[in-house]
RNA sequence: GCCCUCGUAGCUCAGCCGGUAGAGCGAUGGACUGUUAAUCCAUAGGUCGCCAGUUCGAGUCUGGCCGGGGGCG
Repeated sequence: GCCCUCGUAGCUCAGCCGGUAGAGCGAUGGACUGUUAAUCCAUAGGUCGCCAGUUCGAGUCUGGCCGGGGGCG
């Protein structure tokens, strides 16, 4: 330098063929009780890496850039 792949909640990850974002764990509040743990219920938490483009509509498609991993030279 070129190619492939990944980047989504605090963490680990889903999100199919474009239709307006979710799960588990964690956090917070509550129930339960001698107390804690466990269990159960509820709630909060996201510029979907960044900037553009296409589209009525983009996490998803296209281009560029940044970062992690791998390969080739």